[in-house]
RNA sequence: GCGCUCGUAGCUCAGCCGGAUAGAGUAUUUGGCUACGAACCAAAGGGUCGCAGGUUCGAAUCCUGCCGGGCGUG
Numbered sequence: 001g002c003g004c005u006c007g008u009a010g011c012u013c014a015g016c017c018g019g020a021u022a023g024a025g026u027a028u029u030u031g032g033c034u035a036c037g038a039a040c041c042a043a044a045g046g047g048u049c050g051c052a053g054g055u056u057c058g059a060a061u062c063c064u065g066c067c068g069g070g071c072g073u074g
Base pairs, nucleotide, nucleotide: 001073002072003071004070005069006068007067010026011025012024013023019057028044029043030042031041032040050066051065052064053063054062
C1' cells in the first nucleotide's frame, strides 16, 4: 500500500435485510429490606450510535470519504 473486520451509556455488548421514544447486563446514585453491611427488590441519572457528507418522507442501519483498533497479505 491492498483486502477483511470492529467502533452504540463509565465498562461488556444487543439492535445494523431503513420506520414509531435507541436497549440489556454491569457500574453509579436514591429508596426499600437489615441491628449494620452484603445479597435481593424498586426507581433515577447517564448516548452528537467514531467524524464529515450523500441517498430517503424517514438513517445506529444504505452509499462515499476520513479517523482509530484488530486480523490477513505484497